[in-house]
Context: one part of a larger RNA
RNA sequence: UGACGGGGGCUCACACAAGCGGUGGAGGAUGUGGUUUAAUUCGAAGCAACGCGAAGAACCUUACCAGGCCUUGACAUCCUGGGAACCUGCCUGAAAGGGCGGGGUGCCUUCGGGAAUCCAGUGACAGGUGCUGCAUGGCUGUCGUCAGCUCGUGCCGUGAGGUGUUAGGUUAAGUCCUUUAACGAGCGAAACCCCUAUUGUUAGUUGCCAGCACGUUAUGGUGGGGACUCUGGCAAGACUGCCGCGUUUAAGUUGGAGGAAGGUGGGGACGACGUCAAGUCAUCAUGGCCCUUAUGGUCUGGGCUACACACGUCCUACAGUGGGUGAUACAAAGGGUUGCGAGACCGCGAGGUGGAGCUAAUCCCAAAAAGUCAUCCCCAGUUCGGAUUGUAGGCUGCAAUUCGCCUGCAUGAAGCCGGGAUCGCUAGUAAUCGCGGGUCAGCUACACCGCGGUGAAUGUGUUCCUGAGCCUUGUACA
Numbered sequence: 001u002g003a004c005g006g007g008g009g010c011u012c013a014c015a016c017a018a019g020c021g022g023u024g025g026a027g028g029a030u031g032u033g034g035u036u037u038a039a040u041u042c043g044a045a046g047c048a049a050c051g052c053g054a055a056g057a058a059c060c061u062u063a064c065c066a067g068g069c070c071u072u073g074a075c076a077u078c079c080u081g082g083g084a085a086c087c088u089g090c091c092u093g094a095a096a097g098g099g100c101g102g103g104g105u106g107c108c109u110u111c112g113g114g115a116a117u118c119c120a121g122u123g124a125c126a127g128g129u130g131c132u133g134c135a136u137g138g139c140u141g142u143c144g145u146c147a148g149c150u151c152g153u154g155c156c157g158u159g160a161g162g163u164g165u166u167a168g169g170u171u172a173a174g175u176c177c178u179u180u181a182a183c184g185a186g187c188g189a190a191a192c193c194c195c196u197a198u199u200g201u202u203a204g205u206u207g208c209c210a211g212c213a214c215g216u217u218a219u220g221g222u223g224g225g226g227a228c229u230c231u232g233g234c235a236a237g238a239c240u241g242c243c244g245c246g247u248u249u250a251a252g253u254u255g256g257a258g259g260a261a262g263g264u265g266g267g268g269a270c271g272a273c274g275u276c277a278a279g280u281c282a283u284c285a286u287g288g289c290c291c292u293u294a295u296g297g298u299c300u301g302g303g304c305u306a307c308a309c310a311c312g313u314c315c316u317a318c319a320g321u322g323g324g325u326g327a328u329a330c331a332a333a334g335g336g337u338u339g340c341g342a343g344a345c346c347g348c349g350a351g352g353u354g355g356a357g358c359u360a361a362u363c364c365c366a367a368a369a370a371g372u373c374a375u376c377c378c379c380a381g382u383u384c385g386g387a388u389u390g391u392a393g394g395c396u397g398c399a400a401u402u403c404g405c406c407u408g409c410a411u412g413a414a415g416c417c418g419g420g421a422u423c424g425c426u427a428g429u430a431a432u433c434g435c436g437g438g439u440c441a442g443c444u445a446c447a448c449c450g451c452g453g454u455g456a457a458u459g460u461g462u463u464c465c466u467g468a469g470c471c472u473u474g475u476a477c478a
Base pairs, nucleotide, nucleotide: 001478002477003475004474005473007472008471009470010469011468012467013466015462016461019425020424021423022422023421026316027315028314029313030312031311032310033309034307035306042053043052064302065301066300067299068298069297070296073125077124078123079121080120081119082118083117086103087102088101089100090099091098092097107114108113127291128290130289131288132287136285137284138280139279140278141276143274148187149186150185151184152183153182154163155162156161167178168177169176193268194267195266196265198236199235200234201233202232203231204230208225209224212223213222214221239262242256243255244254318418322377323376324375325374326373327372328371334365335364336363339358340357344353345352346351384415389410390409391408392407393406394405395404431454432453433452434451435450436449437448
């Protein structure tokens, strides 16, 4: 100087408390361990691995296994010889591959040849998801959006070092003020950036429809209009600016006015010096080492989906604030041409036929759901719950057996609110309800990333648990 303490002081945080809803029990989905296996490819490991890499494993992917094949190679450059490229048929084979044919002869040319491309040969080389993340770059997690981490000069100390950065207040903040052997400065905090909340102005199409007119069973449907909503460009607005009380006259706190919004208005992006030899050689790049008729390449089939069991994360429930049936209302944000696909018709339905419109503020996906109204159920393992199984179908795709999703009928399991323990959340939040997107032929999506609808309770405290910051103290630690 740090680190540590079941030392002290001050302070903070859904850390506790006060509340609301869960997990842990059930069934299922998914990831992991273990076991099994020819293989169940690899990585991730307390928080910070475990719905993680994977924004989508039937083949492909695919790295794993079995078997069939190739050896200058699937891919790159150079050299030599030959053929344009390309299209296409037959045999064999599980395919890869192997064998045999048929068309076709183009472009430039100094007629030697050349360009693009294919075949054969030769060796230089290619290739490796092989090892080392403890050789590395890059990227990322984490403490933590915590308020810290430092420097120049000066001063103090023999020196390591200290001071500044401490103290008194204050703040979300090393934020600011006052004091001060310190005076300044940098990286952080804040601000500048984006979205959102209000208004003005400008512009009105594909959006809107108040007033005017036309038309319809009906609809901004039509003429028209720019008022309103909305869209998107430019502005305004919030700064403790104003007032009061108290504070050290300061910084600031607290109450109030006005205001759409009040003291960082609400979200996001943004992550200091560093820590964990944290993670990644399997995104990529890369040193070294290793393989080179194989640890490279290709194909078919299998596996990654196994299953006594254990754990994590979720979904659905156990019902009456509910379940069923009928009627009816209100979103936002997205996506669409190898696409979204309307009306119509067929089917109980998944879906099919068909194809209007749309490169989309125009058309489509598209029905929002919880809600509201009416009615049935009458507390039961039930008209709760939906696992499992049988059967009949639909769709995608070369192909759904291993191993896809969906529909109809039948079947109707466990489950009556969950031990010890444990998690999230302070407001448009929790809880609850649906909608969309990426990946994607299809989908094991209940995941992830977004969007809106309905919409609480509790706390104004810091004794304790956990973590963190500053000062101080002890130390047999570095």